Molecule: Bacterial RNase P class A
Organism: Gemmatimonadaceae bacterium
RNA sequence: GUUUCCGGCCGGACGGUCGCGUCGCGGGUUUCCGCGCCGAGGAAAGUCCGGGCUCCAUGGGUAGGCUGCCAGGUAACGCCUGGGCACGCAGCGAUGCGUGACGGACAGUGCAACAGAGAACAGACCGCCUUCACUUCGGUGGAGGUAAGGGUGAAACGGUGGGGUAAGAGCCCACCGCGUUCGUGGUAACAUGAACGGCAUGGCAAACCCCAGCUGGAGCAAGGCCGAAUAAGCGGUGAGAAGCGACCCUCUUCGAUCAAGACACCGCGGGUUGGCCGCUAGAAGGCGUGGGUGACCACGUCUCGAGAGAAAUGACCGUCCGGAAUUCACGUUCCGACAGGACCCGGCUUAUAGGUCGGAAACACUC
Numbered sequence: 001g002u003u004u005c006c007g008g009c010c011g012g013a014c015g016g017u018c019g020c021g022u023c024g025c026g027g028g029u030u031u032c033c034g035c036g037c038c039g040a041g042g043a044a045a046g047u048c049c050g051g052g053c054u055c056c057a058u059g060g061g062u063a064g065g066c067u068g069c070c071a072g073g074u075a076a077c078g079c080c081u082g083g084g085c086a087c088g089c090a091g092c093g094a095u096g097c098g099u100g101a102c103g104g105a106c107a108g109u110g111c112a113a114c115a116g117a118g119a120a121c122a123g124a125c126c127g128c129c130u131u132c133a134c135u136u137c138g139g140u141g142g143a144g145g146u147a148a149g150g151g152u153g154a155a156a157c158g159g160u161g162g163g164g165u166a167a168g169a170g171c172c173c174a175c176c177g178c179g180u181u182c183g184u185g186g187u188a189a190c191a192u193g194a195a196c197g198g199c200a201u202g203g204c205a206a207a208c209c210c211c212a213g214c215u216g217g218a219g220c221a222a223g224g225c226c227g228a229a230u231a232a233g234c235g236g237u238g239a240g241a242a243g244c245g246a247c248c249c250u251c252u253u254c255g256a257u258c259a260a261g262a263c264a265c266c267g268c269g270g271g272u273u274g275g276c277c278g279c280u281a282g283a284a285g286g287c288g289u290g291g292g293u294g295a296c297c298a299c300g301u302c303u304c305g306a307g308a309g310a311a312a313u314g315a316c317c318g319u320c321c322g323g324a325a326u327u328c329a330c331g332u333u334c335c336g337a338c339a340g341g342a343c344c345c346g347g348c349u350u351a352u353a354g355g356u357c358g359g360a361a362a363c364a365c366u367c
Base pairs, nucleotide, nucleotide: 001363002362003361004360005359006358007357008356009355010354012320013319014318015317016316017315018314020039021038023036024035025034026033027032041338045349046348048347049346050345051344052343053219054218055217056216057250059249060248061247062246064215065214066213067212068211069083070082071081072080073079084102085100086099087098088097089096090095103210104209108208109207110204111203125150126149127146128145129144130143131142132141133140134139158176159175160174161173162172163171177199178197179196180195181194182193183192184191185190223277224276225275226274233268234267235266236265237264238263240254241253242252243251284303285302286301287300288299289298290297291296321336322335323334324333325332326331
């Protein structure tokens, strides 16, 4: 210097003119005019998780739902950090990068298409071996042994090598794997060493299930106050109904009649959908110091002017910045992504032209 990968940040700047919108002030008085301040983002998006806040019984239980290696961070999380293990890619290797529903298959039930002889306390299709019979001497058939070899499959009941055997077989041995016990390192997941065991316990839990932990519901159209409206009528229930939601219990509130009516509750029907508050200073952000491998935390200091209705937040000009095309050059032309609030935060995911910083690896050149 080039390429690739990983991570962070920025994502046009300044000035002017016009326009749009809330608010404030002034004028006009039915919707208008003037002046002034202010007016989107890293994702404001998807609404997928977790919270704050608000209301409903802050009651007990069941069902249901969610999460799932270990440790830590956090208000919390399905998020983040660090570590372990497994797999993939690159590399001779050391190592680097990426991915991860990653608790349990000696509690129980269940599943495995097709192919294949056989799919779980298995299995003789070919082959191998022994033996008997027949033989045209090439073999053929019967009985038995065998899981070493072939074949099928995603998977064939430990693997490799040796011994052994008629041929074979953990039948025996060494190493590897696996299991149990003990030791060592580590907070732990786990790693590692030794001894013992001849192999028992194949796979699937994104099948039911088991274990552990968490978990009430609805949402700012929450909710509070004011105003307006809550009419006529119809149906059902009658001692229970409602709060109540998936269910049960408890509790609370309302309510009792018997012909009808009245009353209580539920459903329909129609009515009102205006104003104010909630509403934006918060688990907030910048910088510095300190602690921590890190996520993050503590302290100090400074900063923070959308709040709205379904509706506004844009365009042009000049100078500059970046890029593209063209030109010998000056210059000229074009472009500057993705996209936009509405109760507020923390995450994740998705979209994003271009620029920039840091780290790692490979290659080339120079000293």